This is a predicted structure of a 377-nucleotide RNA (Bacterial RNase P class A) from an Armatimonadaceae bacterium. Model confidence (mean pLDDT): 77 of 100. Taxonomically the source falls in Armatimonadaceae (Bacteria, Bacillati, Armatimonadota, Armatimonadales). Rfam family: Bacterial RNase P class A. It is annotated as a ribozyme. It is recorded under the gene name rnpB.
């Protein structure tokens, strides 16, 4: 010094000038509805974003139960709860810091697998081997004829034996060849007609025991038990899930309507919403007609808060404890502009009922721990 791996924090500050919204208060005016005007206080994010997920909260009858949809999906723990989140285990990836994984079940049943390939759930194309026949050709041996004194030799056919091709049937056979994404565990030895977990050792897988570990699983030993893959197919199992949602509800006021037609209903309408038992027990649905964010007020800003500290716990978090009060609407405010310091002040981006996740956007710079390389003492 160079490349890199996780994480944390921030993502403007200070001062002056003018706006803006809202709360509290002091004056003035007032037609008593309210309006000017001053002071102090407070006023957008780390995502306020997607709306992807969990809850608080409201209504839907404080009657529910099955089916059936749907989410989840190693294993322990946190949590109000989760599909988050911590901590581990397994599996892949990287030299490593360290990153990624929908990671339950294929002996319950159902189904799928394009080309290629004999064959992708029941199989033999080539090759290997074995038997049986048939054809060839070689060696041999007897037999018979030539020929010799005899042998040695030379000829042909025939039939035995051994052998070698080649065909043709019957059978082994999953080593090997070739296909595929995938072809019946791998390698080596033995074996054996050729082979084969057929035996054997070693790997791997898989099943019993044992130990250890809350467990997910590892580790040990024992069985040859070894024909799969695919559940982001249906499916099984396990576990969880009622639906709508702050335009949710609820008070108060006021206007208008308060009509009309048609249907359904004590033989059960309406109902918590696909279906279905069961409950309940008088209304209900369309259509024309009016109206269509009617005004005020709550919900709604004190909350699974936020910030220090101490205990526990490897962490997520919990517990005590001090301390602060921090937007809130009209879907509508939260800004200009100067100056300073500086390398610069600029990225994504704007609450809307709340809170806890997750994803996604984001110029720049900062802390922290650790990794690999190469130097130098």
């Nucleotide at each position: 010094g160079g490349a890199g791996u996780g994480g944390g924090a921030c993502g403007g500050g200070u001062g002056g000038u003018c706006g803006c919204g809202g709360a509290a208060u002091g004056u003035c005016c007032u037609u008593c509805g309210g309006g000017g005007u001053g002071u102090u206080c407070c006023g957008a994010g780390g995502a306020a974003a997607g709306u992807c997920u969990g809850g608080a909260c409201u209504u839907c009858g404080c009657a529910g139960g099955g089916c059936g949809c749907g989410a989840u999906g190693c294993u322990c723990g946190c949590u109000a709860a989760c599909g988050g989140c911590g901590a581990g285990g397994c599996g892949g990836g990287g030299c490593g810091a360290c990153c990624c994984g929908a990671c339950g079940g294929a002996c319950a049943g159902u189904g799928c697998a394009a080309c290629a390939g004999a064959a992708a759930g029941a199989u033999a194309c080539c090759g290997c081997c074995c038997u049986g026949c048939c054809g060839a050709g070689a060696a041999u041996c007897g037999c018979g004829g030539c020929g010799u004194a005899a042998c040695u030799g030379c000829c042909a056919u025939c039939a035995g034996u051994u052998u070698u091709c080649g065909g043709c049937a019957g059978g082994g056979u999953a080593a090997g060849g070739g296909u595929g994404a995938a072809a019946u565990g791998g390698u080596g030895c033995g074996g054996c007609a050729a082979g084969a977990g057929c035996g054997c050792a070693c790997c791997g897988g898989c099943g019993g025991c044992g130990u250890g570990g809350u467990g997910a699983c590892a580790c040990g030993u024992c069985g040859g038990c070894c024909c799969g893959g695919c559940a982001a197919a249906c499916c099984c199992c396990a576990u969880c899930g009622g639906a709508a949602g702050c335009a949710a509800g609820g008070c108060u006021c006021a206007a208008g309507c308060a009509g009309g037609a048609g249907g359904a209903g004590a033989u059960g309408a309406c109902g918590c919403g696909g279906c279905c038992c069961g409950c309940c027990g008088a209304u209900c649905c369309u259509c024309c007609g009016g109206g269509u964010a009617g005004a005020g007020c709550c919900g709604c800003a004190c909350g699974a808060g936020g910030c220090g500290g101490c205990u526990g716990g490897c962490a997520a978090c919990a517990g005590c404890u001090g301390u602060c009060c921090c937007a809130g609407a009209g879907a509508g405010a939260u800004g200009a502009c100067c100056a300073c310091a500086c390398a610069a002040a600029c990225a994504c981006a704007g609450a809307a009922u709340c809170c806890g996740g997750c994803u996604u956007a984001u110029a720049g710079g900062c802390c922290c721990a650790c990794u690999c390389c190469a130097u130098u003492a």